[in-house]
RNA sequence: AGAGUUUGAUCCUGGCUCAGAAUGAACGCUGGCGGCGUGCUUAACACAUGCAAGUCGAACGAGAAAUCAAUAGCUUGCUAUUGAGAGUAAAGUGGCGCACGGGUGAGUAACGCGUGGGUAAUCUACCCUUGAAUUUGGGAUAACAUCGCGAAAGCGGUGCUAAUACCGGAUGAGGUUUUGUAUGCUUUGGCAUAUAAAAUGAAAGGUGGCCUCUGAUUAAAGCUACUGUUUGAGGAUGAGCCCGCGUACCAUUAGCUAGUUGGUAAGGUAAAAGCUUACCAAGGCACCGAUGGUUAGCUGGUCUGAGAGGAUGAUCAGCCACACUGGAACUGACACACGGUCCAGACUCCUACGGGAGGCAGCAGUGAGGAAUUUUGCGCAAUGGGGUAACCCCUGACGCAGCAACGCCGCGUGAGUGAUGAAGGCUCUUGGGUCGUAAAACUCUGUCGAGGGGGAAGAAAUUAUAUAUGGUUAAUACCCAUAUGUAUUGACGGUACCGCUAAAGGAAGCACCGGCUAACUCCGUGCCAGCAGCCGCGGUAAUACGGGGGGUGCAAGCGUUAUUCGGAAUUAUUGGGCGUAAAGAGCGCGUAGGCGGUCUAUCAAGUCAGGUGUGAAAGCCCGGGGCUCAACCCCGGAAGAGCAUUUGAAACUGGUAGACUUGAGUAUGGUAGAGGAAAGUGGAAUUCCUGGUGUAGAGGUGAAAUUCGUAGAUAUCAGGAGGAACACCAGUGGCGAAGGCGACUUUCUGGACCAAUACUGACGCUGAGGCGCGAAGGCGUGGGUAGCAAACAGGAUUAGAUAGCCUGGUAGUCCACGCAGUAAACGGUGAUCACUAGGUGAAGCGGGUAUUGACUCCUGCUGUGCCGAAGUUAACGCAUUAAGUGAUCCGCCUGGGGAGUACGGUCGCAAGGCCGAAACUCAAAGGAAUUGACGGGGACCCGCACAAACGGUGGAGCAUGUGGUUUAAUACGACGAUACGCGUGGAACCUUACCCAGGCUUGACAUGCUUGUCGUACUCUCCCGAAAAGGAGAGGUCACUUCGGGUGGACAAUGCACAGGUGCUGCAUGGCCGUCGUCAGCUCGUGUCGUGAGAUGUUUGGUUAAGUCCAGCAACGAGCGCAACCCCUGUGAAUAGUUGCCAGCGCGUAAUGGCGGGGACUCUAUUCAGACUGCCGGUAUCAAACCGGAGGAAGGUGGGGACGACGUCAGGUCAGUAUGGCCCUUACGCCUAGGGCUGCACACGUACUACAAUGCCCAGCACAAUGAGAACCGAUACCGCGAGGUGGAGGAAAUCUGUAAGACUGGGCCCAGUUCGGAUUGGAGGCUGCAACUCGCCUCCAUGAAGUCGGAAUCGCUAGUAAUGCCGUAUCAGCUACGACGGCGUGAAUACGUUCCCGGGUCUUGUACACACCGCCCGUCACAUCAUGGAAGCCGGCAGCGCCCGAAGUCCAAAUUUAUUUGGCCUAAGGCGAGGCUGGUAACUGGGAUGAAGUCGUAACA
Repeated sequence: AGAGUUUGAUCCUGGCUCAGAAUGAACGCUGGCGGCGUGCUUAACACAUGCAAGUCGAACGAGAAAUCAAUAGCUUGCUAUUGAGAGUAAAGUGGCGCACGGGUGAGUAACGCGUGGGUAAUCUACCCUUGAAUUUGGGAUAACAUCGCGAAAGCGGUGCUAAUACCGGAUGAGGUUUUGUAUGCUUUGGCAUAUAAAAUGAAAGGUGGCCUCUGAUUAAAGCUACUGUUUGAGGAUGAGCCCGCGUACCAUUAGCUAGUUGGUAAGGUAAAAGCUUACCAAGGCACCGAUGGUUAGCUGGUCUGAGAGGAUGAUCAGCCACACUGGAACUGACACACGGUCCAGACUCCUACGGGAGGCAGCAGUGAGGAAUUUUGCGCAAUGGGGUAACCCCUGACGCAGCAACGCCGCGUGAGUGAUGAAGGCUCUUGGGUCGUAAAACUCUGUCGAGGGGGAAGAAAUUAUAUAUGGUUAAUACCCAUAUGUAUUGACGGUACCGCUAAAGGAAGCACCGGCUAACUCCGUGCCAGCAGCCGCGGUAAUACGGGGGGUGCAAGCGUUAUUCGGAAUUAUUGGGCGUAAAGAGCGCGUAGGCGGUCUAUCAAGUCAGGUGUGAAAGCCCGGGGCUCAACCCCGGAAGAGCAUUUGAAACUGGUAGACUUGAGUAUGGUAGAGGAAAGUGGAAUUCCUGGUGUAGAGGUGAAAUUCGUAGAUAUCAGGAGGAACACCAGUGGCGAAGGCGACUUUCUGGACCAAUACUGACGCUGAGGCGCGAAGGCGUGGGUAGCAAACAGGAUUAGAUAGCCUGGUAGUCCACGCAGUAAACGGUGAUCACUAGGUGAAGCGGGUAUUGACUCCUGCUGUGCCGAAGUUAACGCAUUAAGUGAUCCGCCUGGGGAGUACGGUCGCAAGGCCGAAACUCAAAGGAAUUGACGGGGACCCGCACAAACGGUGGAGCAUGUGGUUUAAUACGACGAUACGCGUGGAACCUUACCCAGGCUUGACAUGCUUGUCGUACUCUCCCGAAAAGGAGAGGUCACUUCGGGUGGACAAUGCACAGGUGCUGCAUGGCCGUCGUCAGCUCGUGUCGUGAGAUGUUUGGUUAAGUCCAGCAACGAGCGCAACCCCUGUGAAUAGUUGCCAGCGCGUAAUGGCGGGGACUCUAUUCAGACUGCCGGUAUCAAACCGGAGGAAGGUGGGGACGACGUCAGGUCAGUAUGGCCCUUACGCCUAGGGCUGCACACGUACUACAAUGCCCAGCACAAUGAGAACCGAUACCGCGAGGUGGAGGAAAUCUGUAAGACUGGGCCCAGUUCGGAUUGGAGGCUGCAACUCGCCUCCAUGAAGUCGGAAUCGCUAGUAAUGCCGUAUCAGCUACGACGGCGUGAAUACGUUCCCGGGUCUUGUACACACCGCCCGUCACAUCAUGGAAGCCGGCAGCGCCCGAAGUCCAAAUUUAUUUGGCCUAAGGCGAGGCUGGUAACUGGGAUGAAGUCGUAACA
């Protein structure tokens, strides 16, 4: 100090989450030791038991017993007496204490606390200093005794007695009170001092010692010391009261208050005071937050934080409050009293039922509650407290110990060496790697723990005693003080600590390992189980689940949960914002408040500086010291905001006084204007009415219909009525605060601007509340109503159409008067002031130059637009009219949803407005910009895309593929384009993967190991069987050689490694392919621009088939694509001339290149040439290029092919092959026979053949090319109607083989289900093959179906193309080939054009899409869950009001036997009543949120 998370990516806004520190903690796992701390945060719930406050005999009276001893009696084990116990125990009177200490935080929002003051308005026992005094009397009473009541607690009667108990008298002050005088001080009141007078007003003794005086029998008196008592003064300590300031949240709490505010009088208190009472007055508090409600003890401090702050108030310390709940007083120096009293209440206990007892929020402990918090311990040794003269006693305060890893701190669980890198685990590419110097082993050490020894400090006092000195005294006594010596005291505890002994021995876990965040692999699981702080993992290769190995972090702990602060500048004082992200009030006027121009003087409130006081201790910080260190503890120091007080300064703010003119305003003269209000006037148009003309339609729409019209519409002319609105002018022109304002005239009226002077003299700005204005729509009352027009009706549209369109039509729109008070009331930009480059429009007013004048030009002010610099902004943008730079004031915001909702209040006639939450839920919601994609957005362009033309498909029959269905099986894949005559370029067996059946198990196939055989391998025959398999027999008789049965080779058997799999995953893959698309695109380097994603280049203007080329340009270049290079074809040349050719020459034939020859031609096959917009003209930026022309076989890419950019479709293929992972292994492998892939109500795709005359049939006759051929092509010839057969010349091919057909010529048919068409079926044959039944092809004879040109729809094609005709080949024994791939022949029509359909390209625009429109997304309904509002009612809680009753008790009064009684006022509790606030619950009900693929539509985003 930051990080993760919104997006395809980016920047911003903004929330959520994490890393840190902390805790009185709890929970999970684990756990060696010690020190120091800490330990009911919940039920201020209830409490058994013990202890926690007593003490004093030196205040007083009385006073045991057990036991022991002695004596006496004697029934020798009893009684009595005495002494000791003992003036002891226990109890009583009295004194002091019990108001401290200890606990708790319920109440309290308060002078309760904190801080600083005041008390001239007060008190203070014990303590200290000091003055004085301590005199004289009296009567009781408890204890005790006795009697009585009661279960008990307890009580009563009678009798005795003491005091430092109680009550008189005396004396008495410098005390108190009253009055008077004087002085001083003072905040008005008053206070202090001095003085005079009057009144009032006290006591208690005890203990020790002594004998000088008195007395002497003792005692006493007396003296003395100490102590107590009384009364003054002062101090100290503590307390009471008062005041300034500070001290939580809610305004959905705005008004509260009758003792209330003040006065007088009286009472009361220690003391001021309405503290209380009577009377009088009517005040007091409050938006600077009264009153009410909720919550809470406050502080020093503690935690966190850089700080400012925020949170908190355990332990320690200060203050307050409380003591079962409520009330009350008594005693006392102090209480309205934790371990006191009285009363009431609730609860518990005892009871003889009559009545009593109790109060752990003291220490332990128990129950309960709870996630959760200890021992019914030891001791007064220390510190402190109470009593006492003291010893001493008491002390659950305290000191210690126990329990608890609850926290902090410290220590240990060993150290060194040690490689064969052991074994083992894990992993693995099988080589290894890792745990890992880790272990073992060797050498050491000895902390802690264990055993056994020694052993502190904490202890100093007090007291006693001895001695000495001093004081007191008459005193050498007593007593007091001091010093020294001796004696005495330890809970902890035989503890800390220190030796000794043995021994590595007894001592490591927890969490995490996807990112944040340090740390990775294997197996299992398979959107399951589970994880998760956020993002998110898991659907068969999970570093995210569970386990293992390994690693990382911390460590006697580690994690989790909860909470606080931090990070969060995410409430922003330090330190944020408001055009579009949340956020400027719709606008103005203006109150309080805040802020405020220039100069002078003064004051000193703010401000600044210095001093003083305070700021408790502890804590924090610094220095030092003590425990071995540390934690911890001790000592010292420093610091400290604030508050109070005092001295000073006077710049600024402020106050006061005075002045000024520039802010503001007033006056004068002009100007523009839809500024406002009222009254009046006008014309155009619509509609309606009357009349005329006139006739069949009008109207309306995309098209129609509803509607109007022969009862005369629409149209047209004339006249009239009425209401509303004001064309042109008209303009990002004007006016107004905004809303808003538009014909003309008049009246009234507000504001602005310009010019020039004069005047006032800061009069200003903003503005919480408040008041006013405020579009449209709406409401009320009364008018008005032409047009328009919600609702409504009808007609259309539509799947529906409660809409849009049409025909009608009422509120309303208009006027008057009221209400309402909201809008995207927007510049989405509050008001005011100042400052900060310009350029250019148009409006108002003024000045100047020039001009005869106008226009124009220059210039000042005001308002209003556009562009733009600096600056600013997340960007877009804003930019003198700021969103720039500053100042002042107001309003508003703090994640999305829930929700501008609920409740409450308030306003309103209502509708509704204003103020305005929470539970719950999500991890986003959002802004700007970027790249794409998309649009029933735009611009441009292309393509057989449309159009134009030709021919088809869709109808029939048949073929073939697919779906479906059937089946034992009908094997698998492919499914829009981009599956469907596709993989398959050929399923009768085989193929074959499918089904049924029979078999095999190292296997049909490969390699290796082990054993064996070799007369091997191999071939043939027979039996059984469907075959495979099995069995038997016969034939056959290896090579090399170092001659060693050595090597090679082959075969068999057993077992093991392994083979095998057309089993799964094409969504794990390679390779290959389809498609967009032969579309013109896709990118990079450097530079530049941008915060960035990105942009630029690649856009723009032309041009092209083309990102083809040219020009321009912050770009300059380059790559993959385009084109070209390659092949075929079209022309020519050269070369070559067989198997091809034959012009000329020659030979031969019935005829034929048949022969000799020839290279001329065709052809063959190699190399060249040719075409490049090269030439001419035109157009063009005189660029690219286009148009036309010439020449040329060919002209603008000549035609065709091969060639397919970055990428898209998780496209296709694991069944072509390859391949990761998974799966099967006597089977999912292998062999065999048969069947199936061909099954058939049906649907679709692709072809073929047709429906006929441009045809069919018959006859005749001419012309190809590609290509194939040896288990092959097969001629001539013969047989057969034919398929074919016999036979075999020639041919491994320019040599041999194979008929081109359509066309053409001639004839027939004559429009018909035909001489069209050929399906189907019967019969007879042929061929291939082991085999044509399922299930082949072909031929002949016979049969002769549908079909007469095909609905919606749809396909191909732009020239040697479509159409049409035949031929060849691969596969192949044969074939369903009508398919596929090729070849040649014949050979058209049409294209105006780019509006539309489809696809594509470029630019631009919008977007809420990015899985990218097959996107996103809204609402109702249905179901489930959750929280919440309303609700007849039901059940509580709280406080107040009125009334009734009223305990104890103070006070008042009265009575009297002096001890009480009676009465009164007030009052706790209780009761009654009516309301208020608040909580819970509730039939039913409202909306909200969430949920998987539910229903209906499609509102939003183009």
Model confidence (mean pLDDT): 83 of 100. A computed fold for a 1502-nucleotide RNA from an invertebrate metagenome, annotated as small-subunit ribosomal RNA. Its Rfam family is "Bacterial small subunit ribosomal RNA". Its family is annotated with ribosome and structural constituent of ribosome in the Gene Ontology. The RNAcentral record of the sequence draws on SILVA.